Overview:
Predicted 3D model of a 500-nucleotide part of an RNA (small-subunit ribosomal RNA, 5' domain) from an uncultured bacterium. The full RNA is in RNAcentral, with records from ENA and Greengenes. The coordinates come from a structure-prediction model, not an experiment, and the mean pLDDT is 84.
Context: one part of a larger RNA
RNA sequence: GACGAACGCUGGCGGCGUGCUUCAUACAUGCAAGUCGAGCGGAAAGGCCCUUCGGGGUACUCGAGCGGCGAACGGGUGAGUAACACGUGAGCAACCUGCCUUCAGCUCUGGGAUAACACUUGGAAACAGGUGCUAAUACCGGAUAUGACCCCGAAAGGCAUCUUUUGGGGUGGAAAGUUUUUCGGCUGAAGAUGGGCUCGCGGCCUAUCAGCUUGUUGGCGGGGUAACGGCCCACCAAGGCGACGACGGGUAGCCGGCCUGAGAGGGCGACCGGCCACACUGGGACUGAGACACGGCCCAGACUCCUACGGGAGGCAGCAGUAGGGAAUAUUGCGCAAUGGGCGAAAGCCUGACGCAGCAACGCCGCGUGGAGGAUGAAGGCCUUCGGGUCGUAAACUCCUUUCAGCAGGGACGAAGUGAAAAUGACGGUACCUGCAGAAGAAGCACCGGCUAACUACGUGCCAGCAGCCGCGGUAAUACGUAGGGUGCGAGCGUUGUCC
Repeated sequence: GACGAACGCUGGCGGCGUGCUUCAUACAUGCAAGUCGAGCGGAAAGGCCCUUCGGGGUACUCGAGCGGCGAACGGGUGAGUAACACGUGAGCAACCUGCCUUCAGCUCUGGGAUAACACUUGGAAACAGGUGCUAAUACCGGAUAUGACCCCGAAAGGCAUCUUUUGGGGUGGAAAGUUUUUCGGCUGAAGAUGGGCUCGCGGCCUAUCAGCUUGUUGGCGGGGUAACGGCCCACCAAGGCGACGACGGGUAGCCGGCCUGAGAGGGCGACCGGCCACACUGGGACUGAGACACGGCCCAGACUCCUACGGGAGGCAGCAGUAGGGAAUAUUGCGCAAUGGGCGAAAGCCUGACGCAGCAACGCCGCGUGGAGGAUGAAGGCCUUCGGGUCGUAAACUCCUUUCAGCAGGGACGAAGUGAAAAUGACGGUACCUGCAGAAGAAGCACCGGCUAACUACGUGCCAGCAGCCGCGGUAAUACGUAGGGUGCGAGCGUUGUCC
């Protein structure tokens, strides 16, 4: 000098930030991912209309269901990981990419089901089963075919496998609604974006770890993948790594950066941004363009809860909040008004992302606690050589000001947005402006032996105590305690911890 700090004393206001560093401990409760009726059959609830009061109709709408997209983003945490995890620079003649953009072409013709629903069965529940009916942009056939795969040829090129172009034969694809514009679907090519894989180099400690390795190292053939590859498998060979530190052990997410320092360097990786990993613990796949998937599924385990004992349910390292641990870290708040995201043609819906507010001097910055005058240097305190000195222009007193806080009136920008219009701001009656009253409501903390700015008195008497180092204290203590005075900082001041 610095801090995500804590502790002690003290504490007026505002702006901007920051706030479980410990138990990746366990979690009550609420919310955090839905949306589309312009894909579909429909009508549980509400509205409206009719009613014989049983019900029926409508579709302003819409529960549940089928279907589509999203749920792989956003948000959290740092456990694991010494690794192509990260950073940086290259490569892929070895790859994928939903939505978006551009270009070319197409969108023909059929079929059978199933949920919802109705009836019913089992079960305490979670839920499961049976029979019957129905729709689609759900599912499955057929036709058409640039392209894809396989086979047979030709040409050109390159970077080992090869790549590109071109000519002939066998398998597989379209879905409607509205038509006024729209919005779609399919095939192919390209782009953009996002990812996957490979490699060079770089960044911890330990040799009181010296040898390590059998899918191990390589090959042939296959399987698998979007894709190369011992990634996996069968066979064959016996290789591969290592004092330039293999293997083992310890520690640790990495970086942009942050702190310090003249720099070189050292330390750290909180907030913000990029990447990675994880989601009660371990394992596994499914769906999908994308996951081996925090608020999805299955299995096993530990734990918790419900149970009619047969069986079921759960996962806050999301936002709040609770218990525990700890020196220590906040509200079970408001709003989708803005920015951004998902869905939708849109209106809109959802959004604990986000925008705000609350708590905390936790940090940085700013402001205030008044200004000018005022000497018989009042009273009082302290000291005294008893003359006086000092607190001290300090107070009183006079004149003035009113920042901030307080009260009252006015009152936003953020919305140049959204919407046909009407309307529409959480923050917030906030910021800000104007007016009012009155010095009125607002100062402490540490230190004063030397280092180191600042000295006397009393008490104590190697006691009580102080202390960062040197060291003070045993009867005149500037070093302990108190008082007066002084010094340094100041809404803070000290102490402790850690780093330079």